The prediction has a mean pLDDT of 82. A computed fold for a 74-nucleotide RNA from an Acidobacteriota bacterium, annotated as transfer RNA. It matches the Rfam family "tRNA". It is annotated as a transfer RNA.
[in-house]
RNA sequence: GGGGCGUUAGCCAAGCCCGGUAAGGCGCGCGAUUCUCUAUCGCGUAAGCGCGGGUUCGAAUCCCGCACGCCCUG
Repeated sequence: GGGGCGUUAGCCAAGCCCGGUAAGGCGCGCGAUUCUCUAUCGCGUAAGCGCGGGUUCGAAUCCCGCACGCCCUG
């Protein structure tokens, strides 16, 4: 230099192919249960999706550029 994969809450992670307005788990808060704690159960909580631009009625998703990480290769 060329190519591939990845980047989504505090952490992990689905959704992307096939556009329709962000699951789940952990954590955290409150409550129930308990003599208390743990455990368990209920309710709640937080992300507009790495950055910029384009297409579209509508973009996490499609297109272009860039950044960072990992891998393959000259």